[in-house]
RNA sequence: GGGCCCGUAGCAUAGCUCGGUGGUGCGCCCGGCUGAUAACCGGGAGGUCAUGCGUUCGAAUCGCAUCGGGCCCA
Numbered sequence: 001g002g003g004c005c006c007g008u009a010g011c012a013u014a015g016c017u018c019g020g021u022g023g024u025g026c027g028c029c030c031g032g033c034u035g036a037u038a039a040c041c042g043g044g045a046g047g048u049c050a051u052g053c054g055u056u057c058g059a060a061u062c063g064c065a066u067c068g069g070g071c072c073c074a
């Protein structure tokens, strides 16, 4: 220098192909249970979906550029 893949909640990740509600587990908070703690049960908070622009009535999802990480080739 060229090519490919990845970036979603504090952490690990699904959803993307085929556009319309963003979820799961752990953690955190509240309550229940217990003599108490853990476990277990119920509820809740928490997301600029890496950034910007574009396409569209509508973008996590499609296109382009940039940033960051990884792999391969030279």
Stems, first nucleotide, its partner, number of pairs: 001073007010026004020057001028044005050066005

The RNA shown here (transfer RNA) has 74 nucleotides and comes from Methanoregula sp. It was read from a public genome assembly. Its Rfam family is "tRNA". By type it is a transfer RNA. Its mean pLDDT, the model's own confidence on a scale to 100, is 85.